[in-house]
Context: one part of a larger RNA
RNA sequence: UGUAGGAGUAUUGAGAGGAUCUGUCCCCAGUACGAGAGGACCGGGAUGGACGUACCUCUGGUGGACCUGUUGUCGCGCCAGCGGCACAGCAGGGUAGCUAUGUACGGACGGGAUAACCGCUGAAAGCAUCUAAGCGGGAAACCCACCUCAAAACGAGUUCUCCCUUGAGAGCCGUGGAAGACCACCACGUUGAUAGGCCGGGUGUGGAAGCGCCGCAAGGCGUGCAGCUUACCGGUACUAAUAGCUCGAUUGG
Numbered sequence: 001u002g003u004a005g006g007a008g009u010a011u012u013g014a015g016a017g018g019a020u021c022u023g024u025c026c027c028c029a030g031u032a033c034g035a036g037a038g039g040a041c042c043g044g045g046a047u048g049g050a051c052g053u054a055c056c057u058c059u060g061g062u063g064g065a066c067c068u069g070u071u072g073u074c075g076c077g078c079c080a081g082c083g084g085c086a087c088a089g090c091a092g093g094g095u096a097g098c099u100a101u102g103u104a105c106g107g108a109c110g111g112g113a114u115a116a117c118c119g120c121u122g123a124a125a126g127c128a129u130c131u132a133a134g135c136g137g138g139a140a141a142c143c144c145a146c147c148u149c150a151a152a153a154c155g156a157g158u159u160c161u162c163c164c165u166u167g168a169g170a171g172c173c174g175u176g177g178a179a180g181a182c183c184a185c186c187a188c189g190u191u192g193a194u195a196g197g198c199c200g201g202g203u204g205u206g207g208a209a210g211c212g213c214c215g216c217a218a219g220g221c222g223u224g225c226a227g228c229u230u231a232c233c234g235g236u237a238c239u240a241a242u243a244g245c246u247c248g249a250u251u252g253g
Base pairs, nucleotide, nucleotide: 001152005163006162007161008160010158011157015149016148017147018146021049022048023047024046025045026044027043033038051106052105053104054103055102059100060099061098062097066093067092068091069090070089071086072085073084074083075082076081110144111143112142117137118136119135120134169247170246171245172244173189174188175187176186177185194240195239196238197236198235199234200233201232204228205227210223211222212221213220214219
């Protein structure tokens, strides 16, 4: 921009893509078969490998605005307590998120038409013959079935509802997001929990500062599962989403 009025909503599926793998063990059964050695078809069950999809409860990884220990040095007048720099100074842990080596699930079942091949009936050719007419069976291949996209499928489809300038609806702008390069998409904009702050909880760290006691001191103990705590969960209008502006059907009915 189109889809011959303008919108919102729910869809059909032309077509396209993905997937399509396989081992071992058990039962049937030491049966059929075989002199024995050995040892099944058919059917049923269990458990793996590789591959794929999704997810983060568990196990781990990462986690540079979380917690702790600690070295050197500089600063806050000094002590104490803190802060800066040194690869994040080094080291020990770790929430959310993202992740695999972690967890869950998948290949199926079934149908159609067939290949090689196996058949029925059957002449040409009084016989025979699966074939010449006709009719069955038969593969991981093919079509459907399974998963995903999909009406620019220009043959532009369909459903329901709304709107007629007193205008359906949309955008601009703002607060944001498991959405995202931008755009788009999604949530919210005071008739409000969208983000921040604050409050409560969770989680992590691992026992704060100050004070008291013990010790010459380094340090230890008590107050006290202490203090601190990012992205998590919930609550709360304190802050910011104010105010407003623009577009939007009259060759149609």
Predicted 3D model of a 253-nucleotide part of an RNA (large-subunit ribosomal RNA, domain VI) from an uncultured Hyphomicrobiales bacterium. Model confidence (mean pLDDT): 89 of 100. The sequence was found in a public genome assembly.